[in-house]
Molecule: transfer RNA
Organism: Candidatus Moranbacteria bacterium RIFCSPHIGHO2_01_FULL_55_24
Parts: sequence; structure tokens; C1' cells
RNA sequence: GCCGUGGUGGCGGAAUGGUAUACGCAGCGGACUUAAAAUCCGCGGGCUGCAAGGCCAUGAGAGUUCGAGUCUCUCCCGCGGCA
Repeated sequence: GCCGUGGUGGCGGAAUGGUAUACGCAGCGGACUUAAAAUCCGCGGGCUGCAAGGCCAUGAGAGUUCGAGUCUCUCCCGCGGCA
């Protein structure tokens, strides 16, 4: 340099172009216990807000589309292969 593949909450990891983050873990709150462990229940992306809610977010930027994590282009980063 060329080809392929991947990048999604704090972490792992799903998601057929149609409510982004299912499911699990960490963590937080509660139940149980003399106390703890284990187990069970709830919460569990960010900002803002007393709350209800609002807004934003899929590596970065642009494009196609009524609508993009998903398709296209450029770039960045990781992994594999070829030279």
C1' cells in the first nucleotide's frame, strides 16, 4: 500500500431501514439474616429538572431516505490476511 472484518451505556453484548441500548454484569436502594455471604425484588446511557418531563447520544464528518446503529462516501482506531 491492497483486501476483509469490527468500533453501540462503566463492562460484556443484542438490535430485519421504523420506540436505540434487549439480555447479562458492575454499581445503587430494599427484603431475608444476630451479622454477613448466597438468594430474591426494584433501579441500573448522558445532560437538565423537586418531579412529571424535555433534550442529546451507536468511533468522526458528510450523503441517500418520510425515517439510518443498519445503506453509500471520506477519515480515525483495533484485529486478520496479502504484498